[in-house]
RNA sequence: UCAGCAGGACGGGUGAUCGCUCUCCGCCUCGGCGGAGGGAGGAAGGUCCGAGCUCCUCACGGGCAGCGCGCUGGGUAACGCCCAGGCGGGGUGACCCGACGGAAAGUGGCACAGAAACAUACCGCCUCGACGUGUCGGGGCAAGGGUGAAAUGGUGGGGUAAGAGCCCACCGCUCUCGCGGCGACGUCAGGGGCAUGGCAAGCCCCAUCCGGAGCAAGACCAAAUAGGAGGGAUGAGGCGGCCCGUCUCGUUUGACCUCCGGGUAGGUCGCUUGAGGUCCACCGCGAGGUGGAUCCUAGAUAGAUGAUCGUCGCCCGUUGCGGGGUGACCCGCCUCGGGUACAGAAUUCGGCUUAUCGAUCCGCUCUGGAC
RNA sequence: GGGCGCUUAGCUCAGCGGGAGAGCACUGCCUUCACACGGCAGGGGUCGCUGGUUCAAUCCCAGCAGCGCCCACCA
Numbered sequence: 001u002c003a004g005c006a007g008g009a010c011g012g013g014u015g016a017u018c019g020c021u022c023u024c025c026g027c028c029u030c031g032g033c034g035g036a037g038g039g040a041g042g043a044a045g046g047u048c049c050g051a052g053c054u055c056c057u058c059a060c061g062g063g064c065a066g067c068g069c070g071c072u073g074g075g076u077a078a079c080g081c082c083c084a085g086g087c088g089g090g091g092u093g094a095c096c097c098g099a100c101g102g103a104a105a106g107u108g109g110c111a112c113a114g115a116a117a118c119a120u121a122c123c124g125c126c127u128c129g130a131c132g133u134g135u136c137g138g139g140g141c142a143a144g145g146g147u148g149a150a151a152u153g154g155u156g157g158g159g160u161a162a163g164a165g166c167c168c169a170c171c172g173c174u175c176u177c178g179c180g181g182c183g184a185c186g187u188c189a190g191g192g193g194c195a196u197g198g199c200a201a202g203c204c205c206c207a208u209c210c211g212g213a214g215c216a217a218g219a220c221c222a223a224a225u226a227g228g229a230g231g232g233a234u235g236a237g238g239c240g241g242c243c244c245g246u247c248u249c250g251u252u253u254g255a256c257c258u259c260c261g262g263g264u265a266g267g268u269c270g271c272u273u274g275a276g277g278u279c280c281a282c283c284g285c286g287a288g289g290u291g292g293a294u295c296c297u298a299g300a301u302a303g304a305u306g307a308u309c310g311u312c313g314c315c316c317g318u319u320g321c322g323g324g325g326u327g328a329c330c331c332g333c334c335u336c337g338g339g340u341a342c343a344g345a346a347u348u349c350g351g352c353u354u355a356u357c358g359a360u361c362c363g364c365u366c367u368g369g370a371c
Numbered sequence: 372g373g374g375c376g377c378u379u380a381g382c383u384c385a386g387c388g389g390g391a392g393a394g395c396a397c398u399g400c401c402u403u404c405a406c407a408c409g410g411c412a413g414g415g416g417u418c419g420c421u422g423g424u425u426c427a428a429u430c431c432c433a434g435c436a437g438c439g440c441c442c443a444c445c446a
Stems, first nucleotide, its partner, number of pairs: 001369002003365003007361002010358001012312007020039009041342001045353002048351005053214004061244004066210001068208001070206001071085005086100001087098004101205002106203002108199001110197001119152001122145002124141008153171006172194001173192004178187003218269004227260005235249004262445003276295008313340005320333005372442007381395004389426001397413005419435005
C1' cells in the first nucleotide's frame, strides 16, 4: 500500500418550460383565477413480531385444548427487539455465527447396509472335547476386521489362556464440598470405574405468555330504496376449538342464522403533536435514563409530491501529460465512452427482515499478495 | 389498505422424514378396410426458489417469489 473487519452518516445540485396536491391571503360572474408557503424513505416495501387507538354491554371468572417464546443479567410502554456477559462453533487475526431449557419421566421412529440400532456376536481371538486332522460341537472374550450417519468412554501401560475399567496414569464424564460471580458459569480438591447412543425445528415434560376483531376499526350528517323465502326455542350472543359458571337478548307481537333481491358509491371527524426530533449537562461499560433549552417537519382518498431539455457534480473504463514515493502504489488535469441504484406514504408508533449503482468518515486486523 | 389460502408430470390432484405417485393427456405396438373404443408396453419431474434442523427433507422451520379468495355503507 492492496486486501480484510466493525460502526456511523449520505444516496444528487441548479436553470427553463409544462403539470399535481394541501394551507393561508386577495379578487370576482361562486368555481375558478392570481400571489406566498409546505409537499416521501432508509427502507415508506414484506405484513413477520410488539403496542397505542376503536368496537364487541363490563372487557371476560375457571378448567381443558391450542399458538408463540426458551442460556444469564439488564434496558424498554411492550416485544420473539436491543445491550452486556456466559457457553459452543468458525477465522492466522480484527471479528463473526448460534430456535442455546430437559433424552439417567414416558412414548415414537433410527430406511438401506450390517450378526446386532439398544440388547447382541458375522468374521475373528482363546480354550475344552470328538473324530474323518481340518472340520464339527461346548464354553469364555469383545481387543482387532467388516457394515453404517451413529456400534457402548479415549490414549498409553500393566495384566490375562485370550481379553475386557479387570487394574493404574493422563484426558473426558458424573457426584460432593470449598472458593469467585447477582446469575448463566468458572475453578481447586476429593469420590465414583462409567451407569447416561443420537433425534425434542417427532409427540412430550418444565417454565413463561395469550379474550377477539381490525381505521374498509368506529362516530356524525346527507341522499335514495322494496322487500321476500327458509330455519328457529334444552334458543342466540359476550367476534374463528370445547366444557362449566355468569351476564344480556328472546320464546310466535319471535331474538338470532342462512339465502335471494333493492338503494347509495357523497361529505365531516377519526388524521397527524408523538412512548416526537435536535443540542447541552449529569448518571450508566452499554442498550438507555433524568433534567434543561429549542423545533414543528406530507396528510392525498383512486390516490398529489412529477415529466422533458440544458448545465454542473460524482463514479467506472480509456488516451495522453504532469507530480509524489526506494517501491508496491497513489494523486491532479485533458480526450472519448458508459453509469448515477432500490424503491414510493394510505390509522400511528417501537422493532425485525428483505431490496439497494455507488461513494464517504472514524476505529481496528494480518503479513495473505506486492514492496 | 386489511384478513386468509395455495404452489408436486402438459391438466386435475394424492402423498407417516427413508422408493416421487394416480387419473386424463402423449408416444409405440396389437385390434379395424379406416377412425373411435378397448388391450399391452413406454417416455416425461429443479416437488416454486434460497437457506437451516436432521445421518437423511416433497414433508419440519425461516426468508423470498408467484397465484387465488374475502372484507364499504343504508333500509

Two RNAs folded together computationally: RNase P RNA and transfer RNA, 446 nucleotides in total. Rfam match: Bacterial RNase P class A. Gene Ontology terms of the family: tRNA processing, ribonuclease P activity and dimeric ribonuclease P complex. Its mean pLDDT, the model's own confidence on a scale to 100, is 78.